The part of an RNA shown here (small-subunit ribosomal RNA, 3' major domain) has 475 nucleotides and comes from a metagenome. It matches the Rfam family "Bacterial small subunit ribosomal RNA". The coordinates come from a structure-prediction model, not an experiment, and the mean pLDDT is 82.

Context: one part of a larger RNA
RNA sequence: UGACGGGGGCCCGCACAAGCGGCGGAGCAUGUGGUUUAAUUCGAUGCAACGCGAAGAACCUUACCAGCCCUUGACAUCCUCGGAACUUAGCAGAGAUGCUUUGGUGCCUUCGGGAGCCGAGUGACAGGUGCUGCAUGGCUGUCGUCAGCUCGUGUCGUGAGAUGUUGGGUUAAGUCCCGUAACGAGCGCAACCCUUGUCCUUAGUUGCCAGCACAUAAUGGUGGGAACUCUAGGAGACUGCCGGUGAUAAGCCGGAGGAAGGUGGGGAUGACGUCAAGUCAUCAUGGCCCUUAUGGGCUGGGCUACACACGUACUACAAUGGUCGGUACAGAGGGUUGCGAAGCAGCGAUGUGGAGCUAAUCCCAGAAAACCGAUCGUAGUCCGGAUCGCAGUCUGCAACUCGACUGCGUGAAGUCGGAAUCGCUAGUAAUCGCGAAUCAGAAUGUCGCGGUGAAUACGUUCCCGGGCCUUGUAC
Numbered sequence: 001u002g003a004c005g006g007g008g009g010c011c012c013g014c015a016c017a018a019g020c021g022g023c024g025g026a027g028c029a030u031g032u033g034g035u036u037u038a039a040u041u042c043g044a045u046g047c048a049a050c051g052c053g054a055a056g057a058a059c060c061u062u063a064c065c066a067g068c069c070c071u072u073g074a075c076a077u078c079c080u081c082g083g084a085a086c087u088u089a090g091c092a093g094a095g096a097u098g099c100u101u102u103g104g105u106g107c108c109u110u111c112g113g114g115a116g117c118c119g120a121g122u123g124a125c126a127g128g129u130g131c132u133g134c135a136u137g138g139c140u141g142u143c144g145u146c147a148g149c150u151c152g153u154g155u156c157g158u159g160a161g162a163u164g165u166u167g168g169g170u171u172a173a174g175u176c177c178c179g180u181a182a183c184g185a186g187c188g189c190a191a192c193c194c195u196u197g198u199c200c201u202u203a204g205u206u207g208c209c210a211g212c213a214c215a216u217a218a219u220g221g222u223g224g225g226a227a228c229u230c231u232a233g234g235a236g237a238c239u240g241c242c243g244g245u246g247a248u249a250a251g252c253c254g255g256a257g258g259a260a261g262g263u264g265g266g267g268a269u270g271a272c273g274u275c276a277a278g279u280c281a282u283c284a285u286g287g288c289c290c291u292u293a294u295g296g297g298c299u300g301g302g303c304u305a306c307a308c309a310c311g312u313a314c315u316a317c318a319a320u321g322g323u324c325g326g327u328a329c330a331g332a333g334g335g336u337u338g339c340g341a342a343g344c345a346g347c348g349a350u351g352u353g354g355a356g357c358u359a360a361u362c363c364c365a366g367a368a369a370a371c372c373g374a375u376c377g378u379a380g381u382c383c384g385g386a387u388c389g390c391a392g393u394c395u396g397c398a399a400c401u402c403g404a405c406u407g408c409g410u411g412a413a414g415u416c417g418g419a420a421u422c423g424c425u426a427g428u429a430a431u432c433g434c435g436a437a438u439c440a441g442a443a444u445g446u447c448g449c450g451g452u453g454a455a456u457a458c459g460u461u462c463c464c465g466g467g468c469c470u471u472g473u474a475c
Stems, first nucleotide, its partner, number of pairs: 002475001003473003007470007015460002019424004026315002029312005034306002042053002064301007073125001077124002079121005086103001089100004107114002127290002130288003136284002138279003141275001143273001148187006154163003167178003193267004198235003202232003208225002212223003238261001241255005317417001321376006333364003338357002343352003383414001388409007430452007
């Protein structure tokens, strides 16, 4: 100087408390450990691994296993030789591949040849998801959006260092003010950026429809309109004003006006560093290793196993509910190898059909909870839906291992969950549906979107984490 203390002081945070809803019990989904296996590829492991890499394993992916094959190689450059490229068909085989076979003679040219592509050969070399993240770059997590981390000159100290950065106030903040052997400055904080909340002007198409007409079974459908919504450009909030308080400061408290008030809400943004944190399997890369194999191709299998244990979700255990009928209101997205309407067929998944749309135009697309009415009457039930049987639909060469969905039947556990434990302070929690990425198909996951919409916070004694000052130390 730090670090640590079951030392002290001050302060903060869904840290506790006050509340609401969960997890832990059940079934199922998914990840992990373990076990098993020819293989169950590899990585991630307290917080900060475990619906994580994986925004999607039937083949492919795929790195694993078994078998069958190749050896200048699936890919790159150079050299030599031959042939245009390309293409049709047959046979063998699980395929990779092998053996035959048909058509085709192109482009430029100084007629020597050349460009591109294909095949054969030689070696230089290719190749490696092989090892080392404790050799590395890059990227990322975490403390933590915590308020800190430093420098120049000066001063003090023999020096390591100190000072500044401490003190008195204040703030979300090393934010600002005052004081001060310090005076300044940098990286952080804040602001500048995006979005949302209000208004205005301009502009009205594909969007809008108040008023005036037309038409219709009905609809902005038509004439028209530019008000409203909306689209996209500006304005607006700064403690600016008033009172109190404070040290006459910074600020704090209350008020006015205002759509919004003291950072208005949300996002992006992550200082110096810590954890030899994570990643050599995104990529790049040093070193080491393999080179007829640790490289490459193919078929099939595996990554989907299952006495068990854990994490994270979903669905429930019901009446604030289930079922049936009627009826209302979103936002944000996606669409040409695509979205696919009306109509028709089917109980349905879906099929048929093909209008329109390269989209403020058309489509996905009926939002659901809510509301109105009916029924059920506390029961393992008209709750719950696992499991299993049969019959189908769709995608795709192909759904056996191992897809999703539909119909009929079946109808398991489960009556609110021990110790323990998690999230959340407002349009939040809870609850309800919708969309997208990935994607042929395959979400209860992920990322977004809107609808309905609470309770509680006395307070900082205690638990956890953090910041500043101070103290002890044999670290």